[in-house]
Molecule: Bacterial RNase P class A
Organism: SAR92 bacterium MED-G29
RNA sequence: CGAGUUGACUAGGCAGUCGCUGCAUUGAUCUCUCUAGCGUUCGGUUAUGUGCGUGUGGGAGCGAGGCAGAGGAAAGUCCGGGCUCCAAAAGGUAGAGUGCCAGGUAACGCCUGGGGGGCGUAAGCCUACGGAAAGUGCCGCAGAAAGUAGACCGCCAAUGAUUCGUUCGCGAAUACAGGUAAGGGUGAAAGGGUGUGGUAAGAGCGCACCGCACUGCUGGUAACAGCAGUGGCAGGGUAAACCCCACUCGGAGCAAGACCAAAUAGGUUUCCAUGAGGCGUCACCUGCGUUGGAAACGGGUAGGUUGCUUGAGGCAAGCGGUGACGCUUGUCCCAGAUGAAUGACUGUCCACGACAGAACCCGGCUUAUCGGUCGACUCAUAUA
Repeated sequence: CGAGUUGACUAGGCAGUCGCUGCAUUGAUCUCUCUAGCGUUCGGUUAUGUGCGUGUGGGAGCGAGGCAGAGGAAAGUCCGGGCUCCAAAAGGUAGAGUGCCAGGUAACGCCUGGGGGGCGUAAGCCUACGGAAAGUGCCGCAGAAAGUAGACCGCCAAUGAUUCGUUCGCGAAUACAGGUAAGGGUGAAAGGGUGUGGUAAGAGCGCACCGCACUGCUGGUAACAGCAGUGGCAGGGUAAACCCCACUCGGAGCAAGACCAAAUAGGUUUCCAUGAGGCGUCACCUGCGUUGGAAACGGGUAGGUUGCUUGAGGCAAGCGGUGACGCUUGUCCCAGAUGAAUGACUGUCCACGACAGAACCCGGCUUAUCGGUCGACUCAUAUA
């Protein structure tokens, strides 16, 4: 100096003017409204009522200033939960999800660290990674043959057969019968691979090494790894095919739910049922609870308050751990809108601004994306 890998932070800045939402404070003895209490007028013993005044407290308005105000993905709604209700609970079947080992976590299909496999020169990256010797299915075309496997081109004259020759011992030829799967072809894949001996030619037929299976030992919590021995050895692949195995799993969802106010029609019709059936937040069964249940038409309300933001919370330091993370101490409060709040203008700087807006909350994953900053590591070139 170039090309890469990986981790973290940020997401236009600064100043000014006007504007929006929330929270808390405040008032020129401000305005409106509700209300405890007190006073008073009328009425009256049925009620402690009606009206007026004052006024503690609350709320709203109008001002004043203060503090705060969308993201790394707020997106997708793909997982896991908190919370609310069914509800006062349970078991099973079906169904669904996950799938190497050990940890982390509230939990997970997430994260961390290891192991196996694959890719890359490497730093690193990916992994849908239990079981094919329980069973079933599939492996098209090509090819002889893809399963109780076959011989297209080949190779073989040891054996049988045929022909010729013969010194009658045999010799030669023929791939016809037969033998063969080492060579070639087809294919993703052809009955382990390489080498060697042997054979008529061959073949784990024998042997050596590798592979595979079983057993034992060593290391490791484990997944696994290494070493040794025995064996000539079950044709392979595929489970992101059905299946088998292990583990896990109620449902619905803030439009959940709770309260207040108001209004209507406590409406009409049909079906099932009456101790058996029905109903009870996916389905079915058992159990439990309960005692009627279902449907259609029609009518009213759809207003307000709450849930609603203090959390499995953020930040900092220390300690423990390879790490995810945990513990202790300190410190901070950091959006709560409800047709939906942060916008407009001016000046200036530069890296010239992409993807893009909370709606109950949180932990993840996935997708989209302009730039900028910092750290660690790998490879290559040059110089010293």